[in-house]
Molecule: FMN riboswitch aptamer (RFN element)
Organism: Streptomyces xinghaiensis
RNA sequence: CCGGGGUCGGUGAAAGUCCGAACCGGCGGUUAAAGUCCGCGACCCGGCCACUGCCAGUGGCCGGUUGACCAGGUGAGAUUCCUGGACCGACGGUUAAAGUCCGGAUGGGAG
Numbered sequence: 001c002c003g004g005g006g007u008c009g010g011u012g013a014a015a016g017u018c019c020g021a022a023c024c025g026g027c028g029g030u031u032a033a034a035g036u037c038c039g040c041g042a043c044c045c046g047g048c049c050a051c052u053g054c055c056a057g058u059g060g061c062c063g064g065u066u067g068a069c070c071a072g073g074u075g076a077g078a079u080u081c082c083u084g085g086a087c088c089g090a091c092g093g094u095u096a097a098a099g100u101c102c103g104g105a106u107g108g109g110a111g
Base pairs, nucleotide, nucleotide: 001111007021008020009019010018022100023099024089025088026040027039028038029037035087036086044064045063046062047061048060049059050058051057069085070084071083072082073081091103092102093101
């Protein structure tokens, strides 16, 4: 230094949360460019230690868990490119259910 995205319409008392269409894609790797391959990080859970005698909290170290793709084409080589059709997205909050709003976070963290 370092993360993107709710626009139009419908229903309703109420929805950027539902329905129809829309929009977005961290980091490293790979014979060739990846949200869906392999791995890392974030969220979440646990253990130990410290602050401290206890609960809670915070920090450090260690461990666990962790979503989703097929067909065709080109090619020496592509689940990465092209065409077509799909799919996925932590936790808490909210007049009503959230990848897109608000919050932890002016944080943490791969790099």